RNA sequence: UAUAUCCUUCGGGGCUGGGUGAAAAUCCCGACCGGCGGUGAUGGAUGAACUAUAUCAUUCUAAGUCCGCGACCCGCAUAAUGCGGUUGAUCUAGUUAAAAUCUAGAACCGACAGUGAGAGUCUGGAUGGGAGAAGGAUCGG
Numbered sequence: 001u002a003u004a005u006c007c008u009u010c011g012g013g014g015c016u017g018g019g020u021g022a023a024a025a026u027c028c029c030g031a032c033c034g035g036c037g038g039u040g041a042u043g044g045a046u047g048a049a050c051u052a053u054a055u056c057a058u059u060c061u062a063a064g065u066c067c068g069c070g071a072c073c074c075g076c077a078u079a080a081u082g083c084g085g086u087u088g089a090u091c092u093a094g095u096u097a098a099a100a101u102c103u104a105g106a107a108c109c110g111a112c113a114g115u116g117a118g119a120g121u122c123u124g125g126a127u128g129g130g131a132g133a134a135g136g137a138u139c140g141g
Base pairs, nucleotide, nucleotide: 001141004138005137006136007135008134009133010132015030017029018028019027031121032120033110034109035069036068037067038066043060044059045058046057047056048055064108065107073085074084075083076082090106091105092104093103094102112124113123114122
């Protein structure tokens, strides 16, 4: 320094405000939330250099709706691991050499089962699973 195997830990947020009603945290008004990796013109830190800024290097950080993944669901197979499929949503203006990520505005989306009444936010499968993150051990070069 790369790879392989193994171990440990971590690994999801959010409405009893109002209305109707016999009944709604499910409808209507309003409120609130945003997993993981990548990309990225964001912001910060340190260092180099400098009169200073610009600049360069390293590092941390930066997208719910751009790319990919996970959960859920379906099919196949297994002692078990598994394999395949399905899987939501963004525009406008500004700035710019360049905007899918910046700034401003306006939108939109959200598994399954349950329920006195239809659920992104309640309850449940779930003290589960998991994309992955951090650390460690051993072998090899």

FMN riboswitch aptamer (RFN element) from Piscibacillus halophilus, 141 nucleotides, folded computationally. Its mean pLDDT, the model's own confidence on a scale to 100, is 75. The sequence was found by an Rfam model in a public genome assembly.